[in-house]
Context: one part of a larger RNA
RNA sequence: UUGGGCGUAAAGGGCGCGUAGGAGGCAGAGUGCGUCUUGUGUUAAAUCGUACCGCUUAACGGUACGGCCGCACGAGAUACGGCUUUGCUGGAGGGUGCAAGAGGUAAGCGGAACGCACGGUGUAGGGGUGAAAUCCGUUGAUAUCGUGCGGAACACCAAAGGCGAAGGCAGCUUACUGGUGCAUUCCUGACUCUGAGGCGCGAAAGCGUGGGGAGCAAAAAGGAUUAGAUACCCUUGUAGUCCACGCCCUAAACGAUGUCUACUAGCUGUUGGAAGUAUCGACCCUUUCAGCGGCGAAGCUAACGCGUUAAGUAGACCGCCUGGGAAGUACGGUCGCAAGACUAAAACUC
Numbered sequence: 001u002u003g004g005g006c007g008u009a010a011a012g013g014g015c016g017c018g019u020a021g022g023a024g025g026c027a028g029a030g031u032g033c034g035u036c037u038u039g040u041g042u043u044a045a046a047u048c049g050u051a052c053c054g055c056u057u058a059a060c061g062g063u064a065c066g067g068c069c070g071c072a073c074g075a076g077a078u079a080c081g082g083c084u085u086u087g088c089u090g091g092a093g094g095g096u097g098c099a100a101g102a103g104g105u106a107a108g109c110g111g112a113a114c115g116c117a118c119g120g121u122g123u124a125g126g127g128g129u130g131a132a133a134u135c136c137g138u139u140g141a142u143a144u145c146g147u148g149c150g151g152a153a154c155a156c157c158a159a160a161g162g163c164g165a166a167g168g169c170a171g172c173u174u175a176c177u178g179g180u181g182c183a184u185u186c187c188u189g190a191c192u193c194u195g196a197g198g199c200g201c202g203a204a205a206g207c208g209u210g211g212g213g214a215g216c217a218a219a220a221a222g223g224a225u226u227a228g229a230u231a232c233c234c235u236u237g238u239a240g241u242c243c244a245c246g247c248c249c250u251a252a253a254c255g256a257u258g259u260c261u262a263c264u265a266g267c268u269g270u271u272g273g274a275a276g277u278a279u280c281g282a283c284c285c286u287u288u289c290a291g292c293g294g295c296g297a298a299g300c301u302a303a304c305g306c307g308u309u310a311a312g313u314a315g316a317c318c319g320c321c322u323g324g325g326a327a328g329u330a331c332g333g334u335c336g337c338a339a340g341a342c343u344a345a346a347a348c349u350c
Base pairs, nucleotide, nucleotide: 003322004321005320006319007304008303012318014201015200016199017198021194022193023192025088026087027086028085029084030083031082033081034080035077036076037075038074039073040072041071042070048066049065050064051063052062053061054060091191092188093187094186095184096183097182098181099180103177104176105175106174107173108172109171110154114150115149116148117147118146119145120144121143125136126135162169163168206247207246208245209244210243211242215241216240220236221235222234223233258317259316260315261314262313263312266295267294268293269292270291271290272289273288274287275286276285299306300305323350324349325348332343333342334341335340
């Protein structure tokens, strides 16, 4: 609950695709369903309004007229909405040309670092810390050179940079593949927007099966520290981190800001494209479209701040909030192998 809101006070769904539904561009014609006007009937009485009257007044009551809401039928209007129909190109989609990109999937390849093994040189320490110790080392460590093997991650480039719906994406090459921008205005002709349910995607951790395992490292062990030290520091170290397939479905999933459209001063940097100018050509410069940043007019805001990438001005649709705690809990249900997730109260209390 006909209200007010959702960047930070409670509140934007993690993200997309899309069903029902809701909303919907310009012009003409038809219809007359919604809508509007009017007439008749009906709409019990009481109630309501006006006038008059009756109780001394009022309340109350009486009479007459009227009104409200709705319904039915008849007549009429046609701006707006609906429906039918004809057309249009500005929305949307497509074609053609050009362009950028860590967008995705798969395979192959590369160098640095690290670890291990073997071999050479070489000898007494190394490692670690605030200081130490546990630890490693004369069965030859640390250091250094060579060879081989292994797994994971890709320095510089690198950026306020790019791409993606979000999660997210970074060595190089190839194959397959999604989306986007600009130019042209060639084609279709409103094909659009949103989207309850639904479906799909969804970091990390976690789970199942099978691999893999260099480094790192929950748990665990030891050494220190300390009054204690189930920690911070050190030495080890297993799950895990990696791969394949299948689950889980959460997050400060954040811009703490839903999606779409239109409108409303600018300045500046940067990424991609185009046109003009310039030039032998290029750079530069000017204009313009799309993105990413900074600062700011008006306006908004409780303030902070936002400000053409709006939190401004409006419209369409969805989600959500309604004092704190109890509680994102209990119960029930759905899903899950489990962990648990989703949905979601109340008593009581302040």
Background
The part of an RNA shown here (small-subunit ribosomal RNA, central domain) has 350 nucleotides and comes from a Candidatus Wolfebacteria bacterium. Its mean pLDDT, the model's own confidence on a scale to 100, is 88. It matches the Rfam family "Bacterial small subunit ribosomal RNA". NCBI's taxonomy places the organism under Bacteria, Bacteria candidate phyla, Candidatus Wolfeibacteriota. It was read from a public genome assembly.